[in-house]
RNA sequence: AGAGUUUGAUCCUGGCUCAGAUUGAACGCUGGCGGCAUGCUUAACACAUGCAAGUCGAACGGUAACAGAACUAGCUUGCUAGUUGCUGACGAGUGGCGGACGGGUGAGUAACGCAUAGGAAUCUACCUAGUAGCGGGGGACAACCUGGUGAAAACCAGGCUAAUACCGCAUAAUCCCUACGGGGCAAAGCAGGGGACCUUCGGGCCUUGCACUAUUAGAUGAGCCUAUGUCGGAUUAGCUAGUUGGUGAGGGAAUGGCCUACCAAGGCGACGAUCCGUAGCUGGUCUGAGAGGACGAUCAGCCACACUGGGACUGAGACACGGCCCAGACUCCUACGGGAGGCAGCAGUGGGGAAUAUUGCACAAUGGACGAAAGUCUGAUGCAGCAAUGCCGCGUGUGUGAAGAAGGCCUUAGGGUUGUAAAGCACUUUCAGUAGGGAGGAAAAGUAAGUAGUUAAUAACUGCUUACCCUGACGUUACCUACAGAAGAAGCACCGGCUAACUCCGUGCCAGCAGCCGCGGUAAUACGGAGGGUGCAAGCGUUAAUCGGAAUUACUGGGCGUAAAGCGCGCGUAGGCGGUUAGAUAAGUCAGAUGUGAAAGCCCCGGGCUCAACCUGGGAACUGCAUUUGAAACUGUUUAACUAGAGUGUGGUAGAGAAGAGUGGAAUUUCAGGUGUAGCGGUGAAAUGCGUAGAUAUCUGAAGGAACACCAGUGGCGAAGGCGGCUCUCUGGACCAACACUGACGCUGAGGUGCGAAAGCGUGGGUAGCAAACGGGAUUAGAUCCCCCGGUAGUCCACGCCGUAAACGAUGUCAACUAGGUGUUGGGAUGGUUAAUCGUCUCAUUGCCGGAGCUAACGCAUUAAGUUGACCGCCUGGGGAGUACGGUCGCAAGAUUAAAACUCAAAGGAAUUGACGGGGGCCCGCACAAGCGGUGGAGUAUGUGGUUUAAUUCGACGCAACGCGCAGAACCUUACCUGGUCUUGACAUCCCGAGAAUCCCUAGGAAACUAGGGAGUGCCUCUUUGAGGAGCUUGGUGACAGGUGCUGCAUGGCUGUCGUCAGCUCGUGUCGUGAGAUGUUGGGUUAAGUCCCGCAACGAGCGCAACCCUUGUCUUUAGUUGCCAGCAUUAAGUUGGGCACUCUAAAGAGACUGCCGGUGUCAAACCGGAGGAAGGUGGGGAUGACGUCAAGUCCUCAUGGCCUUUAUGCCCAGGGCUACACACGUGCUACAAUGGGCUGUACAGAGGGUCGCAAACCCGCGAGGGGGAGCCAAUCCCACAAAGCAGUUCUUAGUCCGGAUUGCAGUCUGCAACUCGACUGCAUGAAGUUGGAAUCGCUAGUAAUCGUAGAUCAGCACUGCUACGGUGAAUACGUUCCCGGGCCUUGUACACACCGCCCGUCACACCAUGGGAGUGGGUUGCAAAAGAAGUGGCUAGUCUAACCUUCGGGAGGACGGUCACCACUUUGUGAUUCAUGACUGGGGUGAAGUCGUAACAAGGUAGCC
Repeated sequence: AGAGUUUGAUCCUGGCUCAGAUUGAACGCUGGCGGCAUGCUUAACACAUGCAAGUCGAACGGUAACAGAACUAGCUUGCUAGUUGCUGACGAGUGGCGGACGGGUGAGUAACGCAUAGGAAUCUACCUAGUAGCGGGGGACAACCUGGUGAAAACCAGGCUAAUACCGCAUAAUCCCUACGGGGCAAAGCAGGGGACCUUCGGGCCUUGCACUAUUAGAUGAGCCUAUGUCGGAUUAGCUAGUUGGUGAGGGAAUGGCCUACCAAGGCGACGAUCCGUAGCUGGUCUGAGAGGACGAUCAGCCACACUGGGACUGAGACACGGCCCAGACUCCUACGGGAGGCAGCAGUGGGGAAUAUUGCACAAUGGACGAAAGUCUGAUGCAGCAAUGCCGCGUGUGUGAAGAAGGCCUUAGGGUUGUAAAGCACUUUCAGUAGGGAGGAAAAGUAAGUAGUUAAUAACUGCUUACCCUGACGUUACCUACAGAAGAAGCACCGGCUAACUCCGUGCCAGCAGCCGCGGUAAUACGGAGGGUGCAAGCGUUAAUCGGAAUUACUGGGCGUAAAGCGCGCGUAGGCGGUUAGAUAAGUCAGAUGUGAAAGCCCCGGGCUCAACCUGGGAACUGCAUUUGAAACUGUUUAACUAGAGUGUGGUAGAGAAGAGUGGAAUUUCAGGUGUAGCGGUGAAAUGCGUAGAUAUCUGAAGGAACACCAGUGGCGAAGGCGGCUCUCUGGACCAACACUGACGCUGAGGUGCGAAAGCGUGGGUAGCAAACGGGAUUAGAUCCCCCGGUAGUCCACGCCGUAAACGAUGUCAACUAGGUGUUGGGAUGGUUAAUCGUCUCAUUGCCGGAGCUAACGCAUUAAGUUGACCGCCUGGGGAGUACGGUCGCAAGAUUAAAACUCAAAGGAAUUGACGGGGGCCCGCACAAGCGGUGGAGUAUGUGGUUUAAUUCGACGCAACGCGCAGAACCUUACCUGGUCUUGACAUCCCGAGAAUCCCUAGGAAACUAGGGAGUGCCUCUUUGAGGAGCUUGGUGACAGGUGCUGCAUGGCUGUCGUCAGCUCGUGUCGUGAGAUGUUGGGUUAAGUCCCGCAACGAGCGCAACCCUUGUCUUUAGUUGCCAGCAUUAAGUUGGGCACUCUAAAGAGACUGCCGGUGUCAAACCGGAGGAAGGUGGGGAUGACGUCAAGUCCUCAUGGCCUUUAUGCCCAGGGCUACACACGUGCUACAAUGGGCUGUACAGAGGGUCGCAAACCCGCGAGGGGGAGCCAAUCCCACAAAGCAGUUCUUAGUCCGGAUUGCAGUCUGCAACUCGACUGCAUGAAGUUGGAAUCGCUAGUAAUCGUAGAUCAGCACUGCUACGGUGAAUACGUUCCCGGGCCUUGUACACACCGCCCGUCACACCAUGGGAGUGGGUUGCAAAAGAAGUGGCUAGUCUAACCUUCGGGAGGACGGUCACCACUUUGUGAUUCAUGACUGGGGUGAAGUCGUAACAAGGUAGCC
């Protein structure tokens, strides 16, 4: 520091997700040790049990228990019992101090609660310092005793008694009150010691210490006040009557409406009052570069609370966690009358929960309470226990060790990997274990001695010094030493990308995984297992949560033309901001100083535990606040001025600016009349409609409403909406020119207020045309549309509402600055001579182009989307949704403000390349057109589908399957079916045994095969008895063979198709952020990306063309099997001879737009011509770019994987592939006279032939048979070419056409023609008379027509296929249309690419949510009722120790009564919130439902608001 994810790819916007750090965590798997920390985040839920606050006998009366002593009794030492408070001590009680600290929790609280900084009107026990005292009396009450009540808790009555308990009196420095005269207020003793003196022998008295009283001051602690800061909601906008202030009185420690009476009417609030929700606050913690964000466990400060609510008492301090009273809920005891209790102290229990520990030890240390002290108490605290909860440290060995062991896994079978890893050898012993040793935490106190203070004192006490004694929970401590032995000690997650790490097996959209993208449908690095690897490590992962990344709320640090986002437009309040000069001031600002900012924490430098975590010393920091002293530039405030902003005045100018009144012509329609006759109108075509009752058309007149042609213009005006005939009245604004005046008067603008198209609403008018709704006619599968005929609201006017629009420049307003060019409108100045007119400059308006700059790009560009400033508005992923609820406005329609649940990983902008379009342009092709001949109708052949079947083997399916694989199914082929056999097999290799091989026969059988018999012994080598080898046959064992079984969607190879279409790319350069573009586009031209020109391109490659074959002309060479001009010869080129010609087959020539003319850009090229056998590619062939179709083929072959192995393999016989209601494709033959039959006759080319072609001759009507010359072929044979030509017949008919079908008789091949061959002869003689919709081929030696040959092959289904030649046409105006293709351009929401994408209703399932008669809870306002305990006021009903008394009583007190306040509680009525509710509304989601086709292309009616 970034990464993944929208797309075919790109850039941007934008969300989602990940990598990091962290936690009081939990869960899963695993687990050796130690140190230091931490440990109910949930039910402030309920609690059994124990403990957590006592102490003081040196305050007191005393003596229940214990110990000692003494005495007495029983009585023997001794024991037992009793007595004595005598001693140590001490239960209960009186009294003092402390239970307000320490410890817990975070419910409440949005507050002076907390934080920071200040303030004045206060209190403060114990402590410190000071001053002054501490005199003298009195009466009680507990305990105790007696009696009583009660189950208990407890209580009552009587009697006795002490005090540092209580109460007077005296005194009063200080203190308090004061009318300045005065008045008022206190106390307590205890312990130790003791010389003199006194004594009732107790002591007094003195003294010391402690205690006590009053008071001053300090310290500490506490109370109060103020400023600032302190969460969210405006779908909470108004709140407040003790409320705000004053005066008097009261109260309080103190200020104060704190309380009360009276008076005034204030106080708070958009800088957010009130209300609602949530929350203890802080130091700090986590994260972050920081700014921030989140949090507030442990530790520390403050606050609040103590079962819930209320209340006071005591006290220095409480309205009191382990105190009291009352009310309530709950629990417990009960004799039912009544009582007891409060773990949010430490342990612990139940419960809740994902989840959080021991009913431990000790007061040894630190601290606290009490005490003179010893000491007691202390769940504070110190320790231990439990928990990997976290942080830190250590270990689980170290070195060597290649035969690279075994095993595992993988494998291309060679090997690789695990892996120096193990074993083996050598060594070490941390930690754990056993044994032994052993710090520190301990200093005090106490005792003794010495010394100093105090004192009358050498007592006592206190301080110091020395010595002695003694105190440890932890603790079997830390630490050290010894011993033995590698011995006791490694897991978890991950391995598709992000993200480090890869293979095999299993599974087969199943099981499953998943943080995001996404994996899984038979070869899964993504599931599960294994091997291997990677990461971390006593832990590792997961989940949850926070910050980060996220500049994704942007202060630092974002945006708003099109991605989300500028209010429809003005005016204007608050607010924000504000021109020039000078002075003053010092609020902001800046600087210094001071105080504070607790400690801890963070950071830095040191120190201590072996290190670290941890602990500890010092420093820095705490960015803050306050006080104070300065500075004066800037901002503010203020004073005085200025004129450049703004405004006013004067003179002009343009204008559909606004409102009202009047007025004009054209046109439409209607009405009246005339002329006139059969149609009009309307459409793609029609029909509805109008018209013989006279329309349309035409003429005249009239009526009425609405709108204003031409002018008219990216012209004008207005803030926007908007404004258009003409005239008048009234009125707003703008611009120009020159001067004068005012003197910052300005800009923006939350709320507010006004204007605001169309449609719509209300009331009243008006209504010609147009026209929602509606009716009719068409269209259509339907047509609630588009089109047509009608037609009502409405459109118009007046008044009033509505307040919205794609109200758009999708661009807020204002100001300044920043190259130009060229139009336009309104002014002004100036020049050429002025009037016309032209030029220059300038101000304002409105357009276009374009530079810098900006922008994601498109684009904007002085009218900014540039560079800046001021102010306002708005945005934060898509959907849900501009919706629900609530509020406001409205007559309504509705508008405005405006969520959430849920759901998705995208939604989106701009541009790119393609593809597509019922977009455009250009061009080509037998694409259409023009022609010729067909198919589709018939019969038949053949292939396919379907059907059938035991099987009808399999494949091929638009073009590009269907006379295709098959260039030939009777058996074989053959893969299929039935039946019969075989199991190392029909075939290959290896091993063992036997036998040469081979041939023949018999029996069974359909054959395969089974059983048996016979003949027969070969070749090569050697140490030739004998053994071995090669080849073959046979038996056996197992490795293996075999498979036309599956997957062409795992593949190779081959092939089809677009398409013989002209395209497809690259290098370098350039342009672009980029995908990409350029080149390859453009102008011409071509069959062609063919060539030329131009050009930020220049070149190149694969294609095109050419090179190759063939054909067309000629030449040369060569003449056998070819040829024959001349010579000879024959029946015949038969032979001699010859090689001129033909021909054959080798090499060349030839054609290149080369030449001429024209056109064209001086080009390429085209047109015409000459010459030439051939002319513009001469004809034909071979040749098929990058790629597309998961095209075809696993049944040609090869091949991965899977499956099969007495069968899916192999052999055999028979059957099937040949079936047959039917449908389709491709052919053949025809329907006839351009023909059929018959007779005669002419001319090819190219092939094939020894397992062959076969001549002559003979036989047969013929197929054919006999025969066997010749030929391994320019020699012989197949082999007569046919159409044609000549002649004859038939004469338009189901025929002398046509030949199917069928019968009979034959021939040939073959082991065999039944299923199921071909051919021949005779006979038979079907359909068919030119073929509907539709559709195919062909542009010249082509179509059409005629025959010939070949491959396969025993034969044949061939009418197929492939070749060959013979005869030999017609037509093309042209590119509008159909189909296919190429190039350019345009639109796109498509990219699986239009066979695309995609919308809505309905139906089904699920989910959340709104409404809903209501129902049930919570909180709360108002009005009332109620009134416990308590406090205060009043009160003489009752009782009453201290003091006073005249002895009667009084003062004072207590109880009781009553009033006020008030908690629980109750009633009524509102508000608000949560849950629930029959039914209902829309929404969302969901592989294959229904109906249509709305949008994206001109989406087929442009779309949208």

Small-subunit ribosomal RNA from an uncultured prokaryote, 1505 nucleotides, folded computationally. It matches the Rfam family "Bacterial small subunit ribosomal RNA". Gene Ontology terms of the family: structural constituent of ribosome and ribosome. The RNAcentral record of the sequence draws on ENA.